[in-house]
RNA sequence: GACUUAUCCGGAAAGACCGAGGCAAUGGGGCCGUUGACGUCUUAGCAACCAUGCACGCCCGUGCAUAAGGUGCUAAUUCCCACCCUCUUCCGUUUGGUGAGGGAAAGAUAAGUC
Numbered sequence: 001g002a003c004u005u006a007u008c009c010g011g012a013a014a015g016a017c018c019g020a021g022g023c024a025a026u027g028g029g030g031c032c033g034u035u036g037a038c039g040u041c042u043u044a045g046c047a048a049c050c051a052u053g054c055a056c057g058c059c060c061g062u063g064c065a066u067a068a069g070g071u072g073c074u075a076a077u078u079c080c081c082a083c084c085c086u087c088u089u090c091c092g093u094u095u096g097g098u099g100a101g102g103g104a105a106a107g108a109u110a111a112g113u114c
Base pairs, nucleotide, nucleotide: 001114002113003112004111005110006109007108008107013043014042015041016040017039021032022031023030026082027081028080029079044074045073046072049070050069051066052065053064054063055062056061078106083103084102085101086100087099090097091096
């Protein structure tokens, strides 16, 4: 890097350094940021994917518990919308807009395979 599977409306911040952009990409909206964002480091925390223990006889799988270890995460739902489907107040009057819901795609993270 590619593929597969699972999850993504919950949770959890202080300090130091740096110095202008940042919220993945494209477009739109909205937001964060010289009262220092983003990033890096330290410490702390959250969570429970891997892990460990127990139960279901074992494997698998499921449930519960733990948090020493490997990751991850600690603004806003993955910040929201975009593509498809269903319903619908209102506007328009005829493949529309608006609103609600579901799904897909894309992305992120973990585990596994190559």